RNA sequence: GGGCGCGUCGUCUAGCCUGGUUAGGAUGUCGCCUUUACACGGCGAAGGUCCCCGGUUCAAAUCCGGGCGUGCCCA
Numbered sequence: 001g002g003g004c005g006c007g008u009c010g011u012c013u014a015g016c017c018u019g020g021u022u023a024g025g026a027u028g029u030c031g032c033c034u035u036u037a038c039a040c041g042g043c044g045a046a047g048g049u050c051c052c053c054g055g056u057u058c059a060a061a062u063c064c065g066g067g068c069g070u071g072c073c074c075a
Stems, first nucleotide, its partner, number of pairs: 001074007010027004020058001029045005051067005
């Protein structure tokens, strides 16, 4: 230098191909219940500029372009 893939709550991840409910789940954190107490368990809450910028569209995490980071391969 070239090709391919990935980037979503603190962490891991579904959703993306085929645009349309308030972006879902697990784990962690916090509160309550339960217990003499702890653990387990139950209920609830907070936590996401969906990597960034631009474009298309009535509507973008999803499609298109550029960029950044990262992984693999080729040279």

A computed fold for a 75-nucleotide RNA from a Nitrososphaerota archaeon, annotated as transfer RNA.
Taxonomically the source falls in Nitrososphaerota (Archaea, Thermoproteati).
The coordinates come from a structure-prediction model, not an experiment, and the mean pLDDT is 82.
The sequence is in RNAcentral, with records from ENA.
RNAcentral records the identical sequence in 2 taxa.